The prediction has a mean pLDDT of 90. c-di-GMP-I riboswitch aptamer from a soil metagenome, 84 nucleotides, folded computationally. The RNAcentral record of the sequence draws on MGnify.

C1' cells in the first nucleotide's frame, strides 16, 4: 500500500429517562481499534433521599448518595487483511 468490509458525528422522527444520556430508523462528520470494561483521571447531569446553609413559610444555594460520556484521555481484555 491493497482487498473485503465495518463502525457511525452532527441534525430529523419515535421510544425510554428529571437531566446528562440511551435505544430503534434516517443520515454521514469522521475513525485501524470510533470493538469491549468507569480500574485512574476528566467532564457532564441531579428528580428521590440525607445533611449543611438562608428564610415566617413557600422556596433557594451547596455538599453528600446515585446516574452518564468509551467518539475526553490512561489502563485492561479481544479484534479482520497485509509487505510483515
Nucleotide at each position: 500500500a491493497a482487498a473485503g468490509g465495518g463502525c457511525a458525528a452532527a441534525c430529523c422522527g419515535c421510544c425510554g429517562g428529571c437531566a446528562a444520556c440511551g435505544g430503534c430508523g434516517g443520515g454521514g462528520c469522521g475513525c485501524a481499534a470510533a470493538g469491549c470494561u468507569c480500574c485512574g483521571g476528566g467532564c457532564c447531569c441531579u428528580a428521590c433521599c440525607g445533611c449543611u446553609c438562608c428564610g415566617a413559610a413557600a422556596g433557594g444555594a451547596g455538599c453528600g448518595c446515585g446516574g452518564g460520556c468509551g467518539g475526553c484521555c490512561g489502563a485492561g481484555c479481544u479484534a479482520c487483511c497485509g509487505a510483515a